RNA sequence: AAAUGGCAAACUCGCCGCGAGGUGAGGACGCAAAGCUAACGGGUCUCGAUAGUCGAGAAGGCCGAGCUACCGAA
Numbered sequence: 001a002a003a004u005g006g007c008a009a010a011c012u013c014g015c016c017g018c019g020a021g022g023u024g025a026g027g028a029c030g031c032a033a034a035g036c037u038a039a040c041g042g043g044u045c046u047c048g049a050u051a052g053u054c055g056a057g058a059a060g061g062c063c064g065a066g067c068u069a070c071c072g073a074a
Base pairs, nucleotide, nucleotide: 006031007030011026012025013024014023015022016021029061035067036066037065040064041063042062044058045057046056047055048054049053
């Protein structure tokens, strides 16, 4: 390189949450770690109080870090 498989954005419908969002089904923009960690760092978003700011939460398909991992020709 090629092959077999994998994940699933937007959007739609049901249910849950004040919200960020979660979840099931459909869907298929993309992804070689779009696998895991979120109590590893930075940033982002929501709710409440607020003079600075503080408290409680959300996502990881924003950037980096750590750990683990499939196939593989010349």

Record summary
c-di-GMP-I riboswitch aptamer from a soil metagenome, 74 nucleotides, folded computationally. Rfam family: c-di-GMP-I riboswitch aptamer. From the family's description: GEMM was predicted in a large-scale screen for bacterial structured RNA regulatory elements. The sequence is in RNAcentral, with records from MGnify. Model confidence (mean pLDDT): 83 of 100.